[in-house]
Context: one part of a larger RNA
RNA sequence: GAUGAACGCUGGCGGCGUGCCUAAUACAUGCAAGUCGAGCGAGAAGCGGUCUUCGGAUCGUGGAUAGCGGCGGACGGGUGAGUAACACGUAGGCAACCUGCCCAUAACUCUGGGAUACCCAUGGGAAGCUAUGGUUAAUACCGGAUAAGCACAGAGGAUCGCAUGAUCUGUUGUGAAAAGUUUUUUCGGUUAUGGAUGGGCCUGCGUUAGAUUAGCUAGUUGGUGGGGUAAAGGCCUACCAAGGCGACGAUCUAUAGCCGACCUGAGAGGGUGAUCGGCCACACUGGGACUGAGACACGGCCCAGACUCCUACGGGAGGCAGCAGUAGGGAAUAUUGCACAAUGGGGGAAACCCUGAUGCAGCAACGCCGCGUGUAGGAAGAAGGUUUUCGGAUCGUAAACUACUUUAGUCUGGGAAGAAUAAUGACGGUACCAGAAGAAUGAGCCCCGGCUAACUACGUGCCAGCAGCCGCGGUAAUACGUAGGGGGCAAGCGUUAUCC
Numbered sequence: 001g002a003u004g005a006a007c008g009c010u011g012g013c014g015g016c017g018u019g020c021c022u023a024a025u026a027c028a029u030g031c032a033a034g035u036c037g038a039g040c041g042a043g044a045a046g047c048g049g050u051c052u053u054c055g056g057a058u059c060g061u062g063g064a065u066a067g068c069g070g071c072g073g074a075c076g077g078g079u080g081a082g083u084a085a086c087a088c089g090u091a092g093g094c095a096a097c098c099u100g101c102c103c104a105u106a107a108c109u110c111u112g113g114g115a116u117a118c119c120c121a122u123g124g125g126a127a128g129c130u131a132u133g134g135u136u137a138a139u140a141c142c143g144g145a146u147a148a149g150c151a152c153a154g155a156g157g158a159u160c161g162c163a164u165g166a167u168c169u170g171u172u173g174u175g176a177a178a179a180g181u182u183u184u185u186u187c188g189g190u191u192a193u194g195g196a197u198g199g200g201c202c203u204g205c206g207u208u209a210g211a212u213u214a215g216c217u218a219g220u221u222g223g224u225g226g227g228g229u230a231a232a233g234g235c236c237u238a239c240c241a242a243g244g245c246g247a248c249g250a251u252c253u254a255u256a257g258c259c260g261a262c263c264u265g266a267g268a269g270g271g272u273g274a275u276c277g278g279c280c281a282c283a284c285u286g287g288g289a290c291u292g293a294g295a296c297a298c299g300g301c302c303c304a305g306a307c308u309c310c311u312a313c314g315g316g317a318g319g320c321a322g323c324a325g326u327a328g329g330g331a332a333u334a335u336u337g338c339a340c341a342a343u344g345g346g347g348g349a350a351a352c353c354c355u356g357a358u359g360c361a362g363c364a365a366c367g368c369c370g371c372g373u374g375u376a377g378g379a380a381g382a383a384g385g386u387u388u389u390c391g392g393a394u395c396g397u398a399a400a401c402u403a404c405u406u407u408a409g410u411c412u413g414g415g416a417a418g419a420a421u422a423a424u425g426a427c428g429g430u431a432c433c434a435g436a437a438g439a440a441u442g443a444g445c446c447c448c449g450g451c452u453a454a455c456u457a458c459g460u461g462c463c464a465g466c467a468g469c470c471g472c473g474g475u476a477a478u479a480c481g482u483a484g485g486g487g488g489c490a491a492g493c494g495u496u497a498u499c500c
Base pairs, nucleotide, nucleotide: 001499002498003497005496006495007494008493009492012371013370014369015368016367017366018364019363020329025327026326027325029324030323031322034071035070036069039068040067042065046061047060048059049058050057051056078282079281080280087207088206089205090204091203092202093201094200097199098198102195103194104193105192106191107190108189109188110144111143112142113141119134120133121132122131123130124129150175151174152173153172154171156169157168158167159166160165180187208254209253210252215245216244217243220242221241222240223239224238225237226236227235257279258278259277260276261272262271263270264269284305285304286303287302288301307318308317309316310315335361337360338359339358343357344355345354346353347352374404375403376402377401384395385394386393387392408441410436411435412434413433414432418427444489445488446487447486448485449470450469451468455484456483457482458481459480465472466471
């Protein structure tokens, strides 16, 4: 000098930030991912009409609510357990790859079919839920047609390279598409090529400590055939060979998310990895796949385990390292707040809906910065305190007193920008502006032997105590305690911890 700090004493205001570093411990409760009726069938309440035996029936409108279907739940948000590794950083490579939504270009969108949820009926179960039969729709599902510059296979040609090869060209055969909807303006669907964006894989170099860890390795190292993947590859498998790594530190052990950055320092370095940004990993513990453009998926599924809860004992339900909040641990870390007004995200043609992302407010001197607690005059140097050589000295222009000012605060009145305006502001009657009264409502903490700025008196008597180091204290203690005075910093001041 610095800190995500804590503790002690003290504490007026504002702005901007920051706030579980410990138990990746367990979690009550609420919320945090939905949306689309312009994909589909059904269609409650309400309203209107007709009939009525006054019970109701039926038609229209209406659109709640589930269901099928689409897109999104792989983003956003959290945490740092694991990881010493192509995890991260940096520089490259992919002639070994994928990419929903978006953009551009070209072509197409023809014709059929059978189901199923919802619903109805009958059942089972304590519950979670579930069985059977019947009925129905679609942008759900499945055929057929057409189809290229698409895919696969076969035989050619040209150009080029980086070894496998790449690109272009033309030929034959085989294969594969589609979906409709609207208020008639659209919005969609399929195929192909290119782009953009996002990802996947590979490589060089760099990245903690220990040798009181010296040998490690059998899918191990390489090859061939096969499988698998979007894709190269022992990634997997069968066979063959016996390799591969290591004092330039393998293996093992311990520790640790990495970086931009942050702290310190003249720099070189050293330390750290909170907030903010990028990447990675994880989501009660372990394993697994499904769906999908994308996951081996925090608020999805299945299995096993521990724990908690419900149970009619047969069986079930759950996962805050999302935002609040609770218990526990701890020296220690906040509200079960407001709003989608703005920015952004998802869905939708849109209106709009959702959004604990976000914008704000609340709490905390936790940090930085700014402001205030008055200003000027005022000597009988008042009273009083302390001290004294009793003359005085000092607190001290300090106070009183006189004149003035009103920042912050209080009261009254007005009152935004942020909104892209037709409308729409959580913050917020906030910021800010004008006026009024009145010095009013507001100073502490540490230190005073040397280092180190600042000294006397009394008490104590190697006691009580102080102390960062040297060291003070055993009767005159500037070092302990108190008082007066002084020094330093100041809404803070000291102490402790850690780093330079």
The part of an RNA shown here (small-subunit ribosomal RNA, 5' domain) has 500 nucleotides and comes from an uncultured Eubacteriaceae bacterium. The RNAcentral record of the full RNA draws on ENA, Greengenes and SILVA. Its Rfam family is "Bacterial small subunit ribosomal RNA". The coordinates come from a structure-prediction model, not an experiment, and the mean pLDDT is 82.